The RNA shown here (transfer RNA) has 82 nucleotides and comes from an Oligoflexia bacterium.
[in-house]
């Protein structure tokens, strides 16, 4: 240097053909049960706000009515050819 694959909450990890982003798990935070912990149940649980609301899929721009999904550029993270 040239090719490919990947990147979504604190963690793994979903999202069908572009059509409610974070489903499920886990970890957390409160209560419940318990002498008292463990497990277990029940609610919540990205950010930012007291609320309305906003704002979020590595970073920018783009195509669309509409982007996590689809084109460009970089950046980084695994592979592979010289």
């Nucleotide at each position: 240097g040239c090719c490919c694959a990947c990147g979504u909450g604190g963690u793994g990890g979903a999202a069908c053909u572009g059509g409610u982003a974070g489903a499920c798990a886990c970890g957390c935070a409160u209560g419940g049960c318990u002498u008292a912990g463990a497990a277990c149940c029940a609610u919540g649980u990205g950010c930012c706000g007291c609320a309305a609301g906003g704002u979020g899929u590595g970073g920018g721009g783009g195509u669309u009515c509409g982007a996590g999904u689809c084109c460009c550029u970089c950046c980084g993270u695994g592979g592979g050819c010289a």
Its Rfam family is "tRNA". Gene Ontology term of the family: triplet codon-amino acid adaptor activity. The family's RNA type in Rfam is transfer RNA.